[in-house]
Context: one part of a larger RNA
Molecule: small-subunit ribosomal RNA, central domain
Organism: Candidatus Dojkabacteria bacterium
Parts: sequence; C1' cells; structure tokens
RNA sequence: UUGGGCGUAUAGAGAAGCGUAGGUGUUCCUGUAAGUCUUUAGUUAAAUACCACGGCUUAACCGUGGGGCAGCUUUGGAAACUACAGGAAUAGAGACAGGAAGAGGCGAAUGGAAUUCCCAGUGGAGCGGUGAAAUGCAUUGAUAUUGGGAGGAACAUCAGUGGCGAAGGCGAUUCGCUGGUCCUUGUCUGACACUAAGGCUCGAAAGCGUGGGGAGCGAAACGGAUUAGAUACCCGUGUAGUCCACGCCGUAAACUUUGGAUGCUAGGUGUUCGGUACAACUACUUAACUCUUCGGAGUUGAAUGGAAGUAUUGAGUGCUACAGCUAACGCAUUAAGCAUCCCGCCUGGGAAGUACGGCCGCAAGGCUAAAACUC
Repeated sequence: UUGGGCGUAUAGAGAAGCGUAGGUGUUCCUGUAAGUCUUUAGUUAAAUACCACGGCUUAACCGUGGGGCAGCUUUGGAAACUACAGGAAUAGAGACAGGAAGAGGCGAAUGGAAUUCCCAGUGGAGCGGUGAAAUGCAUUGAUAUUGGGAGGAACAUCAGUGGCGAAGGCGAUUCGCUGGUCCUUGUCUGACACUAAGGCUCGAAAGCGUGGGGAGCGAAACGGAUUAGAUACCCGUGUAGUCCACGCCGUAAACUUUGGAUGCUAGGUGUUCGGUACAACUACUUAACUCUUCGGAGUUGAAUGGAAGUAUUGAGUGCUACAGCUAACGCAUUAAGCAUCCCGCCUGGGAAGUACGGCCGCAAGGCUAAAACUC
C1' cells in the first nucleotide's frame, strides 16, 4: 500500500461557527472529446514465461514456430458515464411574507427568603458538637428571642428522562440590545450544495497575572478526637480560592464513551412546540318560545371569541419492540439496519502520551511525538 476497523476490546478530534485548499455533488437538452471504449500502425533487444512440434535413450537442458496480455506513442471512430462549454428546470439550498415556543447570549436596574456580623431590648447558664466526646463559644452576659442596621453570595416552590444552545453550558424579576430554531402557505433566486486538511474562533472546573470584593463554604495550615499509628475519614477554627473587571491557560468520564450530511427501512406508547379538521364545555351578542313578583329567569337555535379532548400532519425529546445488525451486551426511523459522499482516528502489552526536538504559555504546563530494552 491493499485489506479490516473505531458504543463497551486499540480507535470519533471538546465543539461547532466562519469556512480556505481539496474531495464529492439534483433533473433535462445541445456541443466538445480530456478521462472512457474501440480500431490502425510503431515500439517495448535477445533470453525467460505460455502453447505446439522437434533434438540429445528420458528428464533437466536445447532448437524451431506460434500466441498474447500489458505499457508508451500513433491513425480513424463511438458518445452511455465522468469532465468541460452553452442553454433550460425546481424536488436540494437559500430569500421574502404570516405565526410560535424557549434557564440561547450580553448589559443595566430591582426584589424577597436565608446564613453571618454589628447595635439595642428581654432573659440568666449554659450553648455547640458527636457513635461517644473533647477542642471551641459563654456571667466583660453566650445560645434563645424581638427590633434596627451592614455586607456578600445564591435564587426555594414553579421544576418536568420539560425547554434553549454547536459544544462548554444556561434557572428570581423587569427593561434594553442581540443570535438561532420550528410551523404554514404562496412568491422569488436557480445547485448558490455536502464535507472540510491547514487557519481563525468558542471552550466546565482548577490554576496564573493586575486591581477590587469577601457573607457562607473551604484545599493548605492549626487544634480536638479515633487509632497500634492516623500526615485520613468525624469535630472546632481557618488562608488561598470560590465572587467582580480585564488578561492568560486550553485541559476533563469535555460521555450518547456513538464525527458530519443525504436518502430508504414494521409497529406501540408518553411528553414539548406548531399546523389542519371535528369538538365537550364556556364568555358575550342576538332570534323565537315559555314562565314572571314586570326587575328578570329558563329552553331551543344562530353569529363571534376562548377551549379540555379526539383524529391527522411536521419538528424535537423519552420508553418499548419487529426485520436487520452485533463477539455478546445490546442498537433498532434520535440505528450500532440498508446505502452514498467527506473528514478525523486505530494497528499486540509495557516502556509512554514519556524522552528529544519544535511550537505555544508568566508559570503550572499544553500540542506534536519516538526509540533502545522487555514480555
């Protein structure tokens, strides 16, 4: 290289956005003829290889003849496919219009519950903590309770295999700015598409730099216990940190351990957001009739609006299950089924995601990435 693979055995990059090169790409018509197919000629020395016949007693060996395949060049032709050029189309893609939902993002303002601290009142001996204790706090008045104040952080209930986002992730309320998605019908553009090496960007927590902030929690540290010991688990304190602004870091069991796109392939049952049809019920208006204490009430029908629900259809998100797949477990229209296109990655265990080198980083370290040796 061929081949085989990547949910759990080695293997899907953390992630998509923008997306470069490259690869791949819907339907129809016309042309060209580069690829493709066919034909002609030349060449690819001989030997070798293949076939036939022959010569050494046979064979090996040797001789003669024949036939190619295939490569390159070349003549003439074909036009289905790919390509290229021109034209057309609308099922892919996109734009517009009308609706819908949402913790999507950023900024500002505001709110209540709770913890802690401070001040004041009541009160008077314990509180706290544990398996049990002790350290600790407390007559300089704690804990408890009432009132007032300060400050920081997080937003109970609603809350849901609910929603949104490419992923990381996002949850009090209001306002402002802003991204994406879904549904419906028609109009428009007319392949504008898919993937994506490099590149740019985003990227939990921890950590780093500068400056703030600091209630609670809490690595380190200290003390008390436990224990043979206890550099732990338990308890009391408590610094970094956790929070904010700006700048780095660039990693995670960054997991659905499952790359993206498109098409096809039985069902059943939940749930979220839309469309369509029907619709119990309901609000209001109105017509007729009945009753009336003459205020009004009731029944039936109609118009408009709301609407649980039922059926169907689209998009998401779950469970279950056939075919099929799978080593099994399991997956199963949200595929790990059947196919096509593109990218990434794997190739026995250890040494090792290490050394060296390079690039990046303030550092911590990250990315790339071996070998000797050994089994």